A computed fold for a 103-nucleotide RNA, annotated as Guanidine-I riboswitch aptamer. It matches the Rfam family "Guanidine-I riboswitch aptamer". Gene Ontology term of the family: regulation of gene expression. On this family, see Barrick et al., Proc Natl Acad Sci U S A 2004: "New RNA motifs suggest an expanded scope for riboswitches in bacterial genetic control". Of the family's consensus pairs, 100% are formed in the model. Model confidence (mean pLDDT): 83 of 100.
RNA sequence: UUUUAAGUUUUCUAGGGUUCCGUAAUAGAAAUAUUAGUCAGGUCCGAGAGAAAACGCGCCGCCGCUGUGGCAGCGUACACGGAAGGAUAAAAGCCUGGGAGUU
Numbered sequence: 001u002u003u004u005a006a007g008u009u010u011u012c013u014a015g016g017g018u019u020c021c022g023u024a025a026u027a028g029a030a031a032u033a034u035u036a037g038u039c040a041g042g043u044c045c046g047a048g049a050g051a052a053a054a055c056g057c058g059c060c061g062c063c064g065c066u067g068u069g070g071c072a073g074c075g076u077a078c079a080c081g082g083a084a085g086g087a088u089a090a091a092a093g094c095c096u097g098g099g100a101g102u103u
Base pairs, nucleotide, nucleotide: 007055008054009053010052011051012050015045016044020042021041022039023036024035025034026033027032056076057075058074059073061071062070063069078098080101084096085095086094
């Protein structure tokens, strides 16, 4: 300096905002309108460095016996991190990005 199933997906969580709903305030006879996320809610977004599961992958064993199949066990590690920009209604531990940088 380079390489890696160190993979993919789903459901959630920390977290996030405000399209829609709800809530609150104001106006209105009402329908409704406006404002508020400084509103602990539902929908919504959501983690490489959070969780679980499935598939996959690796090793090994057994069964089967030529179909390169089935089943079981084990493993699937580690991981400090800006600023800035981007998407969506908007924001974010989302994306750029296991990036820059640092050790």